A computed fold for a 159-nucleotide RNA, annotated as SAM riboswitch aptamer (S box leader). The coordinates come from a structure-prediction model, not an experiment, and the mean pLDDT is 77. Its Rfam family is "SAM riboswitch aptamer (S box leader)". Its family is annotated with regulation of gene expression in the Gene Ontology. Of the family's consensus pairs, 97% are formed in the model.

RNA sequence: AUCUUAUCCAGAGUGGCUGAGGGUUCAGGCCCGACGACGCCACAGCAACCGGCCCGCACGCGAAACCGCACGGUUCCGCCGCGGGUGCAGGUGCUAACUCCUGCCCGACGCCAUCGCGAGAGAAUUCCUCUCACGGCCGCAAGUUGGGGAAGAUAAGGU
Numbered sequence: 001a002u003c004u005u006a007u008c009c010a011g012a013g014u015g016g017c018u019g020a021g022g023g024u025u026c027a028g029g030c031c032c033g034a035c036g037a038c039g040c041c042a043c044a045g046c047a048a049c050c051g052g053c054c055c056g057c058a059c060g061c062g063a064a065a066c067c068g069c070a071c072g073g074u075u076c077c078g079c080c081g082c083g084g085g086u087g088c089a090g091g092u093g094c095u096a097a098c099u100c101c102u103g104c105c106c107g108a109c110g111c112c113a114u115c116g117c118g119a120g121a122g123a124a125u126u127c128c129u130c131u132c133a134c135g136g137c138c139g140c141a142a143g144u145u146g147g148g149g150a151a152g153a154u155a156a157g158g159u
Stems, first nucleotide, its partner, number of pairs: 001159008013043005021032003026103004044095003049091002051088001052086006060079003064075004099151001104148006110140002114136003118132005
């Protein structure tokens, strides 16, 4: 650098240095920032991906011992597996806002136009207008919401 898998609405900040942008590409929005952000360093903390340790369960494999003529059986130990716990002088990570939100696709609700049917009202006399309900359909959304995708971050493993 790249690939695969898992997770991403929980949690956890003080001090020092620096000095103007920052929220890791782009765009829009919304935030943070001279009451000093971002970054760096120190200390503290959070979490539990990997590792360690402990407990439980179960299959398999391996070793040993015992019973047995043998097939085989029993016990115990180790490894692999699953689940739970523990913050461990271990390896990372993280400590504003959901990955700050949106962007692409699909659905639901919503809005608008139009058509059909029904009801009501007006005008009025048999065809006009308006309102409402239901259904079909075109469209809209920088409205709400759900799911997925893309991108990104972190971990573990591989190349």